[in-house]
RNA sequence: GAGAAUGUGAUCCUGGUUCAGGGUGAACGCUAGCGGCGUGCUUAAGGUAUGCAAGUCGAGCGGUGUUUGUAGCAAUACAGGCACAGCGGCGAACGGCUGAGUAACGCGUUGGAAUCUACACCUUACUUGAGGAUAGCCCCGGGAAACUGGGAGUAAUACUCAAUGUGGUCGCAAGACCAAAGACGCAAGUCGGUAAGGGAUGAGCCUGCGUCCUAUCAGGUAGUUGGCGGGGUAAAUGCCCACCAAGCCUAUGACGGGUAGCUGGUCUGAGAGGAUGACCAGCCAGAGGGGCACUGAGACACGGGCCUCACUCCUACGGGAGGCAGCAAUCGGGAAUCUUGCACAAUGGGCGAAAGCCUGAUGCAGCGACGCCGCGUGAAGGAUGAAGGCCUUCGGGUUGUAAACUUACAUUAAGAAGCACCGGCUAACUACGUGCCAGCAGCAGCGGUCAUACGUAGGGUGCAAGCGUUACCCGGAUUUAUUGGGCGUAAAGAGUUCUGUAGGCGGUCGUGUAAGUCAGAGGUUAAAUAUCCCGGCUUAACUGGGAAGCAGCUUUUGAUACUGCGCGACUAGAGAUGGUUAGGGGGCAGCGGAACGUACGGUGGAGCGGUGAAAUGCGUUGAUAUCGUACGGAACACCGAGGGGGAAGCCAGCUGCCUGGGACUUAUCUGACGCUGAGAGACGAAAGCGUGGGGAGCGAAACGGAUUAGAUACCCGUGUAGUCCACGCCGUAAACUAUGUCUGCUAGAUGCCUGCGCAAGUGGGUGUCGAAGCCAACGCGUUAAGCAGACCGCCUGGGGAGUACGGUCGCAAGAUUAAAACUCAAAGGAAUUGGCGGGGACCCGCACAAGCGGUGGAGCAUGCUCUUUAAUUGGCUGAUAACCCAAGAACCUUACCAGGGCUUGAAAUGUAUGUGGUAGGAACGCGAAAGCGCGACGACCGGCUUAAACUCCGGAGCAUACACAGGUGUUGCAUGGCUGUCGUCAGCUCGUACCGUGAGGCGUACCCUUAAGUGGGUUAACGAGCGCAACCCUUAUUGUUAGUUGUAUCACUCUAACAAAACUGCCAUCGUAAGAUGGAGGAAGGUGGGGACGACGUCAAGUCGGUAUUGCCCUUACGUCCUGGGCUAGAAGCAUGCUACAAUGGCCGGUACAGCGAGUUGCAACACAGCGAUGUGAAGCUAAUCUCUAAAAGCCGGUCCCAGUUCGGAUUGAAGUCUGCAAUUCGACUUCAUGAAGUUGGAAUCGCUAGUAAUCGUGGGUCAGACACACCACGGUGAAUACGUUCUCGGGUCUUGCACACACUGCCCGUCACGCCAGCAAAGCUGGGGCCACCUGAAGUCUCAUGUAAAUGGGCCCAAGGUGGAAUCAGUGAUGAGGGUGAAGUCGUAACAAGGUAGCCGUAGGGGAAUCUGCGGCUGGAUCACCUCCUUU
Repeated sequence: GAGAAUGUGAUCCUGGUUCAGGGUGAACGCUAGCGGCGUGCUUAAGGUAUGCAAGUCGAGCGGUGUUUGUAGCAAUACAGGCACAGCGGCGAACGGCUGAGUAACGCGUUGGAAUCUACACCUUACUUGAGGAUAGCCCCGGGAAACUGGGAGUAAUACUCAAUGUGGUCGCAAGACCAAAGACGCAAGUCGGUAAGGGAUGAGCCUGCGUCCUAUCAGGUAGUUGGCGGGGUAAAUGCCCACCAAGCCUAUGACGGGUAGCUGGUCUGAGAGGAUGACCAGCCAGAGGGGCACUGAGACACGGGCCUCACUCCUACGGGAGGCAGCAAUCGGGAAUCUUGCACAAUGGGCGAAAGCCUGAUGCAGCGACGCCGCGUGAAGGAUGAAGGCCUUCGGGUUGUAAACUUACAUUAAGAAGCACCGGCUAACUACGUGCCAGCAGCAGCGGUCAUACGUAGGGUGCAAGCGUUACCCGGAUUUAUUGGGCGUAAAGAGUUCUGUAGGCGGUCGUGUAAGUCAGAGGUUAAAUAUCCCGGCUUAACUGGGAAGCAGCUUUUGAUACUGCGCGACUAGAGAUGGUUAGGGGGCAGCGGAACGUACGGUGGAGCGGUGAAAUGCGUUGAUAUCGUACGGAACACCGAGGGGGAAGCCAGCUGCCUGGGACUUAUCUGACGCUGAGAGACGAAAGCGUGGGGAGCGAAACGGAUUAGAUACCCGUGUAGUCCACGCCGUAAACUAUGUCUGCUAGAUGCCUGCGCAAGUGGGUGUCGAAGCCAACGCGUUAAGCAGACCGCCUGGGGAGUACGGUCGCAAGAUUAAAACUCAAAGGAAUUGGCGGGGACCCGCACAAGCGGUGGAGCAUGCUCUUUAAUUGGCUGAUAACCCAAGAACCUUACCAGGGCUUGAAAUGUAUGUGGUAGGAACGCGAAAGCGCGACGACCGGCUUAAACUCCGGAGCAUACACAGGUGUUGCAUGGCUGUCGUCAGCUCGUACCGUGAGGCGUACCCUUAAGUGGGUUAACGAGCGCAACCCUUAUUGUUAGUUGUAUCACUCUAACAAAACUGCCAUCGUAAGAUGGAGGAAGGUGGGGACGACGUCAAGUCGGUAUUGCCCUUACGUCCUGGGCUAGAAGCAUGCUACAAUGGCCGGUACAGCGAGUUGCAACACAGCGAUGUGAAGCUAAUCUCUAAAAGCCGGUCCCAGUUCGGAUUGAAGUCUGCAAUUCGACUUCAUGAAGUUGGAAUCGCUAGUAAUCGUGGGUCAGACACACCACGGUGAAUACGUUCUCGGGUCUUGCACACACUGCCCGUCACGCCAGCAAAGCUGGGGCCACCUGAAGUCUCAUGUAAAUGGGCCCAAGGUGGAAUCAGUGAUGAGGGUGAAGUCGUAACAAGGUAGCCGUAGGGGAAUCUGCGGCUGGAUCACCUCCUUU
């Protein structure tokens, strides 16, 4: 020492991405009251106007100017002050700025010896003589200027010489050499000067250690490494030179490349670390780029010099001048960084004896919220909880004590709040607008009509003179893991390690040492910072003092367990000798049989071969088959087994020779000789390559035949490389146990191989199962993936990519080493639940099969699609739409269309106002109606009051206006409710317990059984719920009771209420049981038949047009009324039905037997009329009473005689009936006439398992009527078949694989086409920094020459420049190849299931593409069978 979001349907793990924290010399947006302390060009070490930033000393010197005084008429002299250029002294090497360069003794730290040090301090000695110049000034010149030449003359603390030598230097010594300056003061004296010594301060030099990235930089180096002798320096040294030697550095990373000033510190972090090096402080480096020296104590000198280059300025064109990385300021660059301020008052510095002068150092001020810190913008009271805003369930809530207002408070005054956010992470929510648009976004993500995610508003949250955003650093990130990670399957063990280098590690005992290690003490680790304590500013920031501390380095004294080192010893590690032993270990040579192919010969005679089926192919020139002979090459059946050997790759007939390794055993010997192993070396399947052989079979490529939409494949027929041998390459594989080697330790059980032992047993090897333990899980488990140790290799998100470039290797193919840009927020492992499989097992269902009858063909009816139309209203559309909504469209219905009307409306509620000839309303006019007008007549109720009426008030009604109504308008993807379907399938869950980190599992699995998760047995489960079953209705039998309208009466039948009855109860057999099979009895037998009843859920299934309902939309219309039309159209297609095609029949005549129901706006007997539909009368019945009501098939008799018919009835004509305002569009029925297709129906397909199918009629609802052949019911007659579960469809359970989870209508690969993006290659082109060679060579040091000086000239070195060359790093580049990404596109379907040819790895060849094929390998392959082993009973 805190975590969270994100991949999944969910889970655990791995793993990346993102967020919350802190920080900044910051910038940007919005905003802004005050103060204190800090801080402010991070970019162009780019260019700079202007001013200032280093001067001072007259007590070093000669002077000049000016002024005052004295003297003088004055010139002038003297004295003093002030100022000044020059000579001279000191300073200018400090202070200030910057970080370009530098990877270095540059910096940090620790040491060191061969050095210098002006001014200042201490000590000692001296300070004596002499001399010649020169600037200034004056005169004369040159020049535009800068500046400069000549002449005359002058001073010094300037310069020179001599003397002295306390001393110093050199030298072994003798000896030689070496100084000085004065000034001021009346004076005392003071300040100087010279030569030495000393310490101090400062500086130079050397050194151990530390100090970024890169090996796609592996070899570098000639003054290089050392020596000797010189030179040079203050000083050691190749610092420089001559000569000699050939060294020196490097895998502990030389050399090269890139980047960078270093440190104290700063930021962050729990720490270890990581990042950083603004301000302040120390060191270094630089002063426009480059080079050079001079002066000096000190420089190779920011405001000095010389030269060169670039740039700028002046110029009279001849020449000159300059250097802000000092302070301000300016331009430029940039996202971005201030005033051309004041003062030397303080601190400090220079000069001076001092006064003082100078000081852009510094002290202050100014500007900037740039940062840190502090303060304020009021406080108290104040509820009609004001107004306004916002929301609202319309009640209210909230803003909110907030405001207003008050107060002898603050106070003298009141002038001062914003910014961001509010879906999650993450504190804070509503309304409106928008409608995958506009937009948001840190991540995942939000937005497609109810957005807490966009925009606005109200409200809220957080911080606050600031708040947010952006950028960068650390943290979180144990996500580079020392602390503190990993490598069987997630990324990761090199193919092997017999040989082994460097390195790392190393058995037992003793002894010495003391390097590591440990302890004590000393030195250092600058100050500041940070920590603690105490102080100063009102507080804080800020700041003063003190303390402790600062990992390191160093010195020293000890200790000696461990490690190291030296020495001595040991035998347990390792090795050796002897004996025994197993083996496809390796190499070479020889031999063998089977099979195969070919050749020849014999027999034989039509096919063979091949496949899912075929064909190509072979064969009458005789194949296949068969026999014999010969030749050839390759591989070695049986033994043979998860059995053996080997380091791995791999190794198999037999024999011989050569040869490597192992195991066991008993003693003996050596005496740690060991382990690992970066590089290195060796070996290394298959394919492939080279040369030469060989070639039987197999067989990439190739050719042909099939398959197919295609088939560059799978299948078939041929067949070349190759496969084989020798020699040489290659160096890779799923080279796998996906598991590095070695050592020790930690239960067992069981099999096999091989030793030893008589045996018990004991070694070595190899399998399986398992304990502890480990693991994300799977699993591993003495052959570890356990517990430890030693060493090596490797990993750090996915893709790009094992690719590009570069290097190395290779004949090539290629191998090896190995990135980046860009892009994504995932990619991945294991396990779970589902779903799925052209996976498996079991089971069920009119699912198939076995049957019966249909549909599909015809005509018609009905519905639908489509088309048409003014409209043909709308919905429903695989199963699960289509005689469905609709249990009935001529008007109505009606939603559609055309036309005509109404507008508070056809119907509802409320408010206000008005209203008595009001409301209502006959008749009349226009009109298709609706409606619009006109309008005789003409009201009602309550109250007051009253005899009553009128009047008045109110109601009702009416009118007007306003709220509103209304909508079959939209959304079934906003909903309720209801419904379909899987499916009447047997399933779906819960509580507790248990198992698992968890999702989950168990229960609910297994065996038996059942229609059933029905029941039984067993069992880490025990129980329970929703489903199943039962309860309910109906039906079959019986009983009891009752009974009208049934019956003449009783009984029976019937009606309808109650009850009984069936439970595998009984018997037999089988079974542990549940139960099964058979039997008896019974009306009924194993849920007796039928019905209602539909679990958790699925299909965003259906329905806003049944009703209800959110949101949206229309409001003289998308509302409403009316007339007419349409929903009834018709080329075509589909669905459901009816009638048929006939003799098991049609027709005619006779005759028999039901049940459910319905009826007063009704059913209607019966009679009469009509051929008939029906009509006219009319009894009865509100129904067990009357009526509908004839049942039909059937039975009896007759006829027809196989034909488009005496089948079939469509269509059409004529005439009618009925309903209804109304049958034209568009009704049904009747009669007569007409008499179509159709002779049993292709592919395909439907229903049904018993009172069922089939067939026959009957009733009802809706309804005026009816297009009903539909639907719902009713009864009559009444079959056939089921071996069985292989197959089809659907479902259930278990199991298996999965890359699916929107769940296979899934997922997903590659080419091609198009857009965009980055990188690579590329003929070249351009540029940068270096390298090498040569040429030229300024200034300058050094040196040489002219006798010396000056001056000139020569030489070495050398900046810049030039020429050429070899590399390297960048930029750019027509074009090319590949990659990434994008909504949709094209071609296929390679992968995931046995993915439909199992997949994958290596290699080779082929192909539009995914890919296909050959060879070898792997299981990370399903399924079935066999085998081996194990566990349990």
This is a predicted structure of a 1433-nucleotide RNA (small-subunit ribosomal RNA) from a candidate division WWE3 bacterium. The coordinates come from a structure-prediction model, not an experiment, and the mean pLDDT is 84.